[in-house]
Context: one part of a larger RNA
């Protein structure tokens, strides 16, 4: 050539756009570039292999074949790639009418609880614990009432329910706005699929400057507990948690399961649409989503099972014994913190 393989054993980039390149839907025609046959040349010689011969055999040597799977040039064929032309609608997009959603952004409003702050009522304790105690309180707390600040967060409704590519999105109301989803004719005529680099989003924490600070709370303090307790438990309490702008690029960023496409028994829900029957309880039937259990298959089991981990095809990432290690060391990135590529010694 032509290796196996990635849920859980080593191994799908955290998701997207997309460049270059792989790959690419139905017909017809043309040339004929790959390709298929046919012929010519060439493809030194020894050598290897084969038949035969030479030395007394053998090594060795001679002879003639083959083989030297290429490589040019040449004739021809037209299925299949590519290639030019032209046609066509199922893939792909557009157009129109429709209803659903915590999709995103800004801005305003809004009620209930935490903490404070100011008046009233009250008086002796209250917090807090396995039990304490450190704490708060007679300079009047806890309780209660009535105002009042200010800041985060939206109970119920809520649901294996919805949206988003992922990351994530839940008060309300507006306003800007972006996908998907049904259904109609029509238009466009492969315009698709994937994507190495690249670009761009990406929870927390973390970091920059300026704001904001009610809570809750790394660190930190006291206080128990302990043989000790730099912990678990109690009382404080600073960054930080909230904004706005910039960085950061990471997480068990998980369905630990890369994407499109096609294809292969069914059964019970939830969810958004369309159609049709029945007479308003319902009943079929199809699209699209998103659960459960289960048929063939598959799989070491376990368990996937039309939402595949089942048949199958394109294209990308990755894996190749533990440990040293996701480390050194160089480059690239960043204020750092650190990421991201990413080894070998030696060991077993």
């Nucleotide at each position: 050539c032509u290796g196996g393989g990635c849920g859980u054993a080593a191994a799908g980039c955290g998701u997207g756009c997309g460049u270059a390149g792989g790959c690419u839907g139905u017909c017809u025609u043309g040339a004929a570039a790959g390709u298929u046959g046919g012929g010519a040349g060439u493809g030194a010689a020894a050598g290897c292999c084969c038949a035969g011969g030479g030395c007394u055999c053998a090594a060795c040597c001679c002879u003639g074949g083959a083989a030297u799977u290429g490589c040019u040039c040449u004739c021809a064929a037209a299925a299949c790639u590519a290639c030019a032309a032209g046609a066509c609608u199922u893939g792909a997009a557009u157009u129109c009418g429709g209803g659903a959603g915590a999709g995103g952004a800004u801005a305003g409003c809004g009620g209930a609880a935490u903490u404070c702050u100011c008046a009233g009522u009250g008086u002796a304790g209250c917090a807090g614990u396995g039990a304490a105690a450190u704490g708060c309180g007679u300079a009047g707390a806890u309780a209660u009432u009535g105002a009042g600040a200010g800041g985060a967060a939206c109970a119920c409704c809520a649901g294996u329910g919805g949206c988003g590519c992922a990351a994530g999105c839940g008060g309300c109301u507006a306003u800007c706005u972006g996908g998907a989803c049904c259904g109609a004719c029509a238009u466009u005529g492969a315009c698709g699929c994937u994507g190495a680099g690249g670009c761009a989003c990406g929870a927390a924490a973390g970091c920059g400057u300026g704001g904001g600070g009610a809570u809750c709370a790394a660190a930190c303090a006291g206080g128990a507990u302990u043989a000790g307790a730099u912990a678990c438990c109690c009382u404080g309490g600073u960054a930080g948690u909230c904004c706005a702008c910039g960085c950061c690029g990471u997480a068990a960023a998980c369905g630990a399961u890369g994407u499109g496409u096609g294809u292969u028994u069914g059964u019970c829900g939830c969810u958004g649409g369309g159609g049709g029957g029945u007479u308003c309880a319902c009943c079929c039937u199809u699209c699209g989503g998103u659960g459960a259990c289960g048929c063939a298959g598959c799989u070491a089991a376990c368990g996937c099972g039309u939402u595949a981990a089942g048949c199958a095809c394109a294209c990308c990432g990755c894996c190749u014994g533990g440990g040293a290690a996701g480390u050194a060391c160089g480059g690239c990135c960043g204020c750092a913190a650190g990421g991201u590529u990413a080894a070998a010694a030696c060991u077993c």
A computed fold for a 348-nucleotide part of an RNA from an uncultured bacterium, annotated as small-subunit ribosomal RNA, central domain. It matches the Rfam family "Bacterial small subunit ribosomal RNA". RNAcentral holds the full RNA, with entries from ENA and SILVA. Its mean pLDDT, the model's own confidence on a scale to 100, is 90.